[in-house]
Context: one part of a larger RNA
């Protein structure tokens, strides 16, 4: 040095576990904000720090209610206290307080800071107000006579944030076409504006086809059909049928909207009651296991308890419960019924140029409109995919409208041939943290002693070490905090053999 055996070290795989995730179902909620939000800074305790809560009334104040024998949030003990039959404490409801920054709004500003004015008021204090825009209203008021612009006051509203969904205004490229330009990707990504719990659309100047249907929206078909298309790549309907849900109305006044008080009936937000086993035997550290003998079940969902518990604990089925607050349904008063609009003219239609329609200008109907034009007026007008006639059908240029549909930042209950710590969220753990970057931004690692800390008193070695040896605890300490299990690589000790 090698091989083999034994025993260790290192290491943290594997098994088991779950405090966290993931995907859904059914309900709820669908907003918060100048009455100052979202998000923060700084404070606040017997408290040095961090988390949580709260705000100078600061782990909290008041009121009524429900629990209540325990309590003073966590790491986290200790100290000092509070309370025990209701003024401890906890829970939910309402009210109060709510520093500073932040739309931030008195002015400024390098956010959490600096500096003001006015009114009321005080011994000192303190309280309130002062942004901008829009609308309304009153007063005032230039050049410039009337006026207007402007100014000032008052009142109301707005502003900002928020996950997706929705409508509108703008709008790519990579890519595909095996290159590429029309085309595609795609009206996608992205930017902006606006709204709601949904939005949008919506009561035929619609379809249909000689029979008729009767607003809109969504789903299944029709159908990858008809078509469009460097007829390439690709794009891609509608009528109609079957379903879901149904609702119609208005224009000088109505449909409708609205829905106070009150009453009735549900619901949500604390809670309450809630059946039934053993002083038996065995194993064990421990019984819920095994044995024996019982009981309840409108309750054998689930979780916990020293191993696997219907009957030990929390619960579960079931039955109840609110002073207060907030929803819902029904009846229902006031109020509202705005702008626009008196039935739709610079409109329909036309020309040119675009765009939207599955439809790329094509033989291209329909919609829309930037420029230029420009009717009829119900004896009228639009459409029926060039165009004409006949026929059929509808009535544009005003407006409102629930439901069926889309989505889930959020709340509750429940579910899983979903994950189980290199998985599952980036994050099971004080994570959008540490750390990196000037910045935009990027972005981790890290779970498990034990049933219970019973977390090792005391002794010894030792640097008042690290670490270890005894003792003790425990079922176990090769469960000792670098703590369940403890694989492999890798490193040793020892024994045998080989060289």
């Nucleotide at each position: 040095c090698g091989u083999a055996g034994a025993c260790g070290g290192u290491g943290g795989a594997u098994g088991c576990c779950u405090a966290g995730g993931c995907a859904g179902u059914c309900a709820g909620a669908g907003g918060c904000g100048a009455a100052g939000a979202a998000g923060g800074a700084c404070g606040u305790g017997c408290u040095a720090a961090u988390c949580u809560g709260c705000g100078a009334a600061a782990a909290g104040g008041g009121c009524g209610g429900g629990c209540g024998a325990g309590c003073u949030g966590a790491u986290a003990a200790g100290a000092a206290g509070c309370g025990u039959a209701a003024u401890a404490g906890c829970c939910a409801g309402c009210c109060a307080u709510a520093u500073c920054c932040g739309a931030a709004u008195g002015g400024g500003g390098a956010a959490a800071c600096c500096c003001a004015c006015c009114u009321c008021g005080u011994a000192a204090a303190g309280a309130g107000g002062u942004a901008u825009c829009u609308u309304g209203u009153a007063c005032u008021g230039a050049a410039u006579a009337c006026a207007u612009a402007g100014g000032u006051g008052c009142a109301a509203g707005a502003g900002g944030c928020g996950a997706a969904c929705c409508g509108g205004g703008g709008g790519a490229a990579c890519u595909g076409a095996a290159a590429c330009a029309u085309c595609u990707a795609a009206g996608u990504a992205c930017c902006c504006c606006g709204a709601g719990g949904a939005a949008a659309a919506g009561a035929a100047a619609u379809c249909a086809a000689u029979u008729g249907a009767g607003a809109u929206c969504c789903c299944g078909g029709g159908a990858g059909u008809a078509g469009c298309g460097g007829c390439g790549a690709g794009c891609g309907a509608a009528a109609c049928c079957g379903g879901g849900u149904u609702a119609g109305c208005c224009c000088a006044a109505a449909a409708g909207c609205g829905g106070a008080a009150a009453u009735g009936c549900g619901g949500u937000g604390a809670g309450u009651g809630g059946a039934a086993u053993g002083u038996u035997g065995c194993u064990g550290g421990a019984a819920a296991g095994c044995a024996c003998a019982a009981c309840g079940g409108a309750a054998g969902a689930g979780g916990g308890u020293g191993a696997u518990a219907g009957u030990c604990c929390c619960g579960u089925a079931c039955a109840c419960g609110a002073c207060c607050a907030c929803g819902g349904c029904a009846u229902g008063a006031a109020g509202u019924g705005a702008a626009a609009c008196a039935c739709g003219a610079g409109u329909a239609g036309g020309a040119c140029g675009g765009c939207c329609c599955a439809c790329g200008u094509g033989g291209u109907a329909g919609g829309u409109u930037g420029u230029c034009u420009g009717a009829a007026g119900a004896u009228g007008g639009g459409g029926g995919g060039a165009c004409c006639a006949u026929c059929c059908u509808c009535c544009a240029a005003g407006g409102c409208u629930a439901a069926a549909u889309a989505c889930u930042c959020c709340u509750g209950a429940c579910u899983g041939a979903c994950c189980g710590a290199u998985a599952g969220u980036g994050a099971a753990c004080c994570a959008g943290u540490a750390c990196c970057g000037u910045g935009a931004g990027g972005g981790a690692a890290a779970g498990g002693c034990g049933a219970a800390a019973a977390g090792a008193a005391c002794c010894c070695c030792a640097g008042u070490g690290a670490g270890g040896g005894g003792a003790g605890u425990g079922a176990a300490a090769u469960a000792g905090a670098a703590c369940c299990u403890g694989a492999a690589a890798c490193c040793g000790u020892u024994u045998a053999c080989g060289u």

This is a predicted structure of a 499-nucleotide part of an RNA (large-subunit ribosomal RNA, domain I) from uncultured Celerinatantimonas sp. The RNAcentral record of the full RNA draws on ENA. NCBI's taxonomy places the organism under Bacteria, Pseudomonadati, Gammaproteobacteria, Celerinatantimonadaceae, Celerinatantimonas. It matches the Rfam family "Bacterial large subunit ribosomal RNA". Its family is annotated with ribosome and structural constituent of ribosome in the Gene Ontology.